[in-house]
């Protein structure tokens, strides 16, 4: 240098102008209690402080936190799935095993198809305790006089060929009519033993010719995990309207009258208590969070010390516009580069809405770090 690998950081800076939201502080001007002095309430002015992410997103896990329900076990449901760790916790994440891919650096994948039952489209002869379509080989009958060589019938054959995503262990060599784990070596499988390991697994040795396709994001078996619903949780305050109780009181009934007793169908009136409104107020933002040193750890990740940060809306703020600039690209001067000069683009992806740890996807540009492969040079 060139082609790759893998990881981290940024998301421009600075002013002016005009605007938003959230808290504080002062002045106005109104209401309200109150003798006043003040208090509280609204409205607007003016000074300050503070204001989106690296994914605020998806909303796919996982918790924290708040109501409900909950003796105890079991079943069923849902979920996870290689082994050790790691954490509040996880399906994350770290090392490590195994298999596949990549020359590599490095990526991708993971319980059980020997428990059982299903299924394996189309081609194929046959899709799993299998099968003879073409071929090989044997036999017997016929065409021909024989060898040859054609048909035909019976049989033996999975070595070849043909279909298929997959064809019943793989390749050599003996073997045989022709074939075949039929036999034998080396791979490969499975069992058993010893040996390292925490453990996945991995190493020897020894048996067995070797029965076991593939799919469990089919059912299912097996070991573990698992109440539900979610800040519209959820707790307080509470108008008007209608509705309920309760009492007056007008009315109505009994009755000659009156007191009384009954109705509560209807108006009015006080009193209560419950509930409602996208009405207030909490919940509400500082946190298993983040930087940096220093220890343990291969690491994830834990502990100690320092240090910094103060959005909390709710028809839901965090904008806009010019200016100078820092970066990219081009061209110019120069042997190049670096300094200059000019002249162009673009600035993305989005955007809190309880709040925290992860995954996943989406991104204009730009920077830094480690490593692996090939060439050259020392």
């Nucleotide at each position: 240098a060139a082609a790759g690998c893998g990881g981290a950081u940024c998301a421009g800076g600075c002013g002016a102008u005009c605007g938003c939201c959230u808290c504080c502080c002062c002045g106005u001007c109104g209401g309200u209690u109150g003798a006043g002095a003040a208090a509280u309430c609204g409205a607007g002015g003016g000074a300050g402080a503070g204001g989106a992410g690296g994914a605020a997103a998806g909303u796919c896990c996982g918790g924290a936190c708040u109501c409900c329900a909950c003796a105890g076990g079991a079943c069923a449901g849902g979920g996870u799935g290689g082994c050790c760790g790691u954490u509040a916790a996880c399906g994350g994440c770290g090392g490590c095993c195994c298999c596949g891919g990549g020359c590599a650096a490095c990526c991708g994948g993971g319980g059980g198809a020997a428990a059982g039952u299903g299924c394996c489209a189309c081609a194929g002869a046959a899709a799993a305790a299998a099968u003879a379509c073409c071929g090989c080989c044997c036999g017997c009958c016929g065409g021909u006089u024989u060898u040859u060589u054609c048909g035909g019938c019976g049989g033996g054959u999975a070595a070849g060929g043909g279909u298929g995503a997959a064809a019943a262990g793989g390749c050599g060599a003996g073997g045989u009519a022709a074939g075949a784990g039929c036999u034998c070596a080396c791979c490969g499988g499975u069992c058993c033993g010893c040996c390292a390991g925490u453990g996945a697994u991995g190493g020897c040795g020894g048996g067995c010719g070797c029965a076991c396709g593939g799919c469990a994001a089919a059912c299912c078996c097996c070991a573990c995990c698992u109440g539900g619903a979610g800040c519209a949780a959820g707790a307080c305050c509470a108008a008007a309207u209608a509705g309920g109780a309760g009492g007056g009181u007008u009315g109505g009934g009994c009755g000659g009258u009156c007191c009384g007793c009954c109705c509560u169908c209807a108006g009015c009136c006080c009193u209560c208590g419950g509930g409602u409104a996208a009405g207030g107020u909490c919940g509400c933002u500082a946190g298993a969070g983040c930087c940096c040193u220093u220890g343990a750890g291969c690491a994830a990740u834990c502990a100690a010390g320092g240090g910094a940060c103060g959005a909390g809306a709710c028809g839901a703020a965090u904008g806009a516009u010019c200016g100078c600039u820092a970066g990219g690209g081009c061209c110019u001067u120069u042997g190049u580069u670096a300094c200059g000069g000019g002249c162009c683009a673009a600035g993305a992806c989005a955007g809190a809405a309880u709040c925290c740890g992860g995954c996943u996807u989406a991104u204009c540009g730009a920077u830094c770090c480690g490593c692996u492969u090939u060439a050259g040079c020392c």

A computed fold for a 378-nucleotide RNA from Binatia bacterium (SeqCode), annotated as Bacterial RNase P class A. Its Rfam family is "Bacterial RNase P class A". Rfam describes the family as follows. Ribonuclease P (RNase P) is a ubiquitous endoribonuclease, found in archaea, bacteria and eukarya as well as chloroplasts and mitochondria. It is annotated as a ribozyme. The sequence is in RNAcentral, with records from ENA. Model confidence (mean pLDDT): 76 of 100. Taxonomically the source falls in Binatia (SeqCode) (Bacteria, Bacteria candidate phyla, Candidatus Binatota).